Overview
Predicted 3D model of an 85-nucleotide RNA (c-di-GMP-I-GGC riboswitch aptamer) from a Candidatus Bipolaricaulota bacterium. NCBI's taxonomy places the organism under Bacteria, Bacteria candidate phyla, Candidatus Bipolaricaulota. The coordinates come from a structure-prediction model, not an experiment, and the mean pLDDT is 91.
RNA sequence: CUCGAUAAGGGCAAACCAUCCGAAAGGAUGGGGCGCAAAGCCACGGGCCUACGGGCGAACGCCUAGGGCAGCCGGGCUACCGAAG
Numbered sequence: 001c002u003c004g005a006u007a008a009g010g011g012c013a014a015a016c017c018a019u020c021c022g023a024a025a026g027g028a029u030g031g032g033g034c035g036c037a038a039a040g041c042c043a044c045g046g047g048c049c050u051a052c053g054g055g056c057g058a059a060c061g062c063c064u065a066g067g068g069c070a071g072c073c074g075g076g077c078u079a080c081c082g083a084a085g
Base pairs, nucleotide, nucleotide: 002085003082004081011036012035016031017030018029019028020027021026034071040077041076042075044074045073046072047069048068049067053064054063055062056061
């Protein structure tokens, strides 16, 4: 460096619930604990979600990210521990 133990010390926290923020998706805090070796950080590529505003429309509606998701995949940056290979 790669790698990841039934190692040690620890870390994070899905669903769900409460309160708050938000038009929504979603987020924050507390509880909770499904899982996670980068489940630490970054929307760069793909993907997915939403549609306040905007566009189209007679209407029902449809389209649109400049809003989100890093616990969807890839990529970038950073990092604790140290058995075996």